[in-house]
RNA sequence: GUCCCCGUAGUUCAAUGGAUAGAACGAGAGACUCCUAAGCUCUAGAUGGAGGUUCAAUUCCUCCCGGGGACG
Numbered sequence: 001g002u003c004c005c006c007g008u009a010g011u012u013c014a015a016u017g018g019a020u021a022g023a024a025c026g027a028g029a030g031a032c033u034c035c036u037a038a039g040c041u042c043u044a045g046a047u048g049g050a051g052g053u054u055c056a057a058u059u060c061c062u063c064c065c066g067g068g069g070a071c072g
Stems, first nucleotide, its partner, number of pairs: 001071007010025004018055001027043004048064005
């Protein structure tokens, strides 16, 4: 340099055009307890960036950014 794959919550993963973007672990709070832990209830938290297509984009297209791989 060329080509391919990936980027979603603090972490690991779903959702592949249409419902309020969900789950587990983690975090905070409540209740319980002599105290702590576990278990229970509740809360907060995310689509890498910019454009495009579409009535509608996490999903499709283009460029850029980041990570990984193959070839040279």
A computed fold for a 72-nucleotide RNA from a Candidatus Portnoyibacteriota bacterium, annotated as transfer RNA.
It matches the Rfam family "tRNA". It is annotated as a transfer RNA.